[in-house]
RNA sequence: CUCAUCCAGACGGGUGUAGGGAACGGCCCGACGACACCCAGCAACCGGCAGAUGGUCGAAAUAUCAUCUGGCGCGGUGCCAACUCCGGCAGGGAGAACACCUCCCUGAAAGAUGAG
Numbered sequence: 001c002u003c004a005u006c007c008a009g010a011c012g013g014g015u016g017u018a019g020g021g022a023a024c025g026g027c028c029c030g031a032c033g034a035c036a037c038c039c040a041g042c043a044a045c046c047g048g049c050a051g052a053u054g055g056u057c058g059a060a061a062u063a064u065c066a067u068c069u070g071g072c073g074c075g076g077u078g079c080c081a082a083c084u085c086c087g088g089c090a091g092g093g094a095g096a097a098c099a100c101c102u103c104c105c106u107g108a109a110a111g112a113u114g115a116g
Stems, first nucleotide, its partner, number of pairs: 001116006012039004019029003024087003041079002045076003049070008084110001089107007
């Protein structure tokens, strides 16, 4: 940089101690021990496994590549408060009308994770 996903799931134990939820604004979590780390747990992105279809090689068997489907949880990651906790930017709608403000929907931006 590209592609895919981000309203499901996890709720326990141990170590350790003061902040943590990316930044900002909110709103929350936290000495009834959060965050972090380890174990346990969750999921199934990639690999591995089985099958189907197609391509290549080949006389055939085999081999190999791509796509799709399924299952497992063996390997590599990931995740385990709150939708990515919510918002900002743009468009549309509702609150009778302008402004402000609030709410709802869609998209973007930013971010996270995986694969390349």